[in-house]
This is a predicted structure of a 73-nucleotide RNA (transfer RNA) from Bacillales bacterium UBA3210. Its mean pLDDT, the model's own confidence on a scale to 100, is 82. The sequence was found in a public genome assembly. Its Rfam family is "tRNA". By type it is a transfer RNA.
RNA sequence: GGGUAUAUAGCUCAGCUGGGAGAGCAUCUGUUUGACGUACAGAAGGUCGGGAGUUCGAUCCUCUCUGUACCCA
Numbered sequence: 001g002g003g004u005a006u007a008u009a010g011c012u013c014a015g016c017u018g019g020g021a022g023a024g025c026a027u028c029u030g031u032u033u034g035a036c037g038u039a040c041a042g043a044a045g046g047u048c049g050g051g052a053g054u055u056c057g058a059u060c061c062u063c064u065c066u067g068u069a070c071c072c073a
Base pairs, nucleotide, nucleotide: 001072002071003070004069005068006067007066010025011024012023013022019056027043028042029041030040031039049065050064051063052062053061
């Protein structure tokens, strides 16, 4: 230099042909316990890496930039 994959909650990751943003763990609150833990119930937490475009509508499609991993040279 060329190419491929990837970026979603604090962490690990789903989201299957464009229309509801979610799970587990963690955190907080309540119940349970003499207390801790377990169990149960509930809550908070996201500009979906940045920007632009297409569309009535974008995590998803297109372009570009950035980070990471890998392949070729």